RNA sequence: GGGCGUGUAGCUCAAUGGUAGAGCGGUCGUCUUAUACACGACUGGUUCCUGGUUCGAGUCCAGGCACGCCCA
Numbered sequence: 001g002g003g004c005g006u007g008u009a010g011c012u013c014a015a016u017g018g019u020a021g022a023g024c025g026g027u028c029g030u031c032u033u034a035u036a037c038a039c040g041a042c043u044g045g046u047u048c049c050u051g052g053u054u055c056g057a058g059u060c061c062a063g064g065c066a067c068g069c070c071c072a
Stems, first nucleotide, its partner, number of pairs: 001071007010024004018055001025043006048064005
């Protein structure tokens, strides 16, 4: 330098173009002599950035950025 892939909650990951969710985590409560476990509730997001298409974009298109793999 070229090609391909990935980028979403604190972490690991979902989400057919139609209100962005789950598990783990965190907080509080119940239980216990107490802690843990268990159970319940709560807590969570500028979906990497900038544009475009669309009534509507996490999703489609273009450019950029970061990371990974391959080629040179």

A computed fold for a 72-nucleotide RNA from a Patescibacteria group bacterium, annotated as transfer RNA. Its Rfam family is "tRNA". Rfam describes the family as follows. Transfer RNA (tRNA) molecules are approximately 80 nucleotides in length. The sequence was found in a public genome assembly. Its mean pLDDT, the model's own confidence on a scale to 100, is 82.